Small-subunit ribosomal RNA, central domain from an uncultured prokaryote, 348 nucleotides, folded computationally. Its Rfam family is "Bacterial small subunit ribosomal RNA". Rfam links the family to the GO terms structural constituent of ribosome and ribosome. The RNAcentral record of the full RNA draws on ENA.
Context: one part of a larger RNA
């Protein structure tokens, strides 16, 4: 390599845009590169196969035959594929009108609620737990009640509700932007899809400078508990955790299910349009997303089943028994931590 295959057994790259390449709609026309047929060189012997022969037999060796599935030059054929020129609209876009959404950026605002800090009232306890102590309090605390400050996070609404390509996004206002959906018809005319390299994006922790620090809280003290307790529990607590900037590039980054197009039975709910009845708040139709159930089919089985794990095609990415090991070595890449690409002996 082939072949089989990636929801849960090894396996879908976190996710985009995209170059290269691969594949790519419909009609009618030339071409004739591929493709298809004839034709004629060529395709050294020898092997190898068929048929006969010679060594007493094989092996070996002769003879004649096939075949060497190739390759080249002509001559044809034109369905398909490329390729040229031309039209078309069903893919794809562009246009107008609309409504929805925690999409994204940067300001501003608001209130509830911890905490401190000022004052008042008040008097001995308060916290905390299975129960306790550390803890905090007459230098007057918990409780209350009024005022201030300062950080960080939005109770209800809140919904297998919505929006993003993923990671994610949720008080409240303007402003500035990105995509998707419906309608309606005018426009361009295949302009598409995938997509190795390559880019950009990417939770949390972590990393550099400089701010900010209200609670929470790795680490770290102390108390408990316990044989023991470097834990679980209790008191405190410092990176962090929040902002700017820059890096880091990885998660059970999960739908553990790559990305497109077509086909294949239904019911039922809910979110957003758009039309049409009418009894005017219900029906019926539709389009687009998001749930449940279920048929054919699928699957080892769970189970999936129009949001397929069904039928198919098109391109990419993986996988090939555990273990060693995502490990060393090298290379890249990073301030570092790491990160990526990734063996082998040995061993069951």
């Nucleotide at each position: 390599c082939u072949g089989g295959g990636c929801g849960u057994a090894a396996a879908g790259c976190g996710c985009u845009c995209g170059u290269a390449g691969g594949c790519g709609g419909a009609u009618a026309g030339g071409u004739a590169a591929g493709u298809c047929a004839g034709a004629u060189g060529u395709g050294a012997a020898a092997u190898c196969c068929c048929a006969g022969g010679g060594c007493u037999c094989a092996a070996c060796c002769c003879u004649g035959g096939a075949a060497c599935u190739g390759c080249a030059u002509u001559u044809g054929a034109a369905a398909c594929u490329g390729c040229c020129a031309a039209u078309c609209u069903a893919g794809a876009g562009u246009u107008c009108a609309g409504g929805a959404g925690a999409g994204g950026u940067a300001a501003g605002c608001g209130g509830a609620a911890u905490u401190c800090c000022g004052a008042g009232u008040g008097u001995a306890g308060a916290g905390g737990g299975a129960a306790a102590a550390u803890u905090c309090g007459u230098a007057g605390a918990u409780a209350u009640u009024c005022g201030g400050u300062g950080g960080a996070a939005c109770a209800c609404c809140a919904g297998u509700g919505g929006c993003g390509a993923a990671g994610g996004c949720g008080g409240c206002u303007a402003a500035c932007u990105g995509g998707a959906c419906u309608g309606a018809u005018a426009c361009u005319g295949a302009c598409g899809c995938u997509g190795a390299g390559g880019u950009g994006c990417g939770a949390a922790a972590g990393u550099g400078u400089g701010g900010g620090g209200a609670g929470c809280a790795a680490a770290c003290a102390g108390g408990a508990u316990u044989a023991g307790a470097u834990a679980c529990c209790c008191u405190g607590g410092u990176a962090g955790u929040c902002c700017a900037c820059a890096c880091c590039g990885u998660a059970a980054a999960c739908g553990a299910u790559g990305a497109g197009u077509g086909c294949u039975a239904g019911u039922u709910g809910u979110c957003u349009g758009c039309a049409g009845g009418c009894a005017u708040g219900c029906c019926u139709g539709u389009a687009g997303g998001u749930g449940a159930c279920g048929c054919a089919g699928c699957u080892a089985a769970c189970g999936c089943a129009u949001u397929a794990a069904g039928c198919a095609c098109u391109c990419c990415g993986c996988c090939u028994g555990g273990g060693g090991a995502g490990u060393a070595c090298g290379g890249c890449c990073g301030c570092a931590a790491g990160g990526u690409u990734a063996a082998a002996a040995c061993u069951c």